[in-house]
A computed fold for a 79-nucleotide RNA from an Actinomycetota bacterium, annotated as c-di-GMP-I riboswitch aptamer.
Order: sequence, then structure tokens, then C1' cells
RNA sequence: GCUGAAAAAGGGCAAACCUGUCGCGAGGCAGGGACGCAAAGCCAGAGGUCUCCCUCCGGGAGACGGCUCAGCCGCCAGC
Repeated sequence: GCUGAAAAAGGGCAAACCUGUCGCGAGGCAGGGACGCAAAGCCAGAGGUCUCCCUCCGGGAGACGGCUCAGCCGCCAGC
């Protein structure tokens, strides 16, 4: 650098739910907890879904990266 469908090893993350807290809300954060995940690491770029507001069939502002695609980086194995 390329390939990989993680067999193995070292491990990593943490759904739902509960508690506390922030937010009008979607939802976020912390703790508990594990449904699962080879990128369930980063990122709101393109879609999509969801929330709020308005003079409402249009417009504006937000949320979701564990919805899809894309971008960047990484462990291990083989060459």
C1' cells in the first nucleotide's frame, strides 16, 4: 500500500428500559443496564425521519451518525 466475509487474540462501543439533569419539543448529558455492532469511531455533505415556529399546502429554525449513501481515521489477519 492492497485485500478481508474478524476464524483467533487483545479489547472497544452500548439499544430498549430505569434514575437524575437540560430542553417548548424531537432529543442531549451522567449513572445503571445490554438489544446488538468490524468501524455502533469522527463527521450534519446528500437524502430520509422526527420536533418547534409563522402571515401555513409555503417558508424558517432545530434533532437524529445504532435510517441509507458518501467523506476521514483506526485494530487484527493475509499478501
Its mean pLDDT, the model's own confidence on a scale to 100, is 80.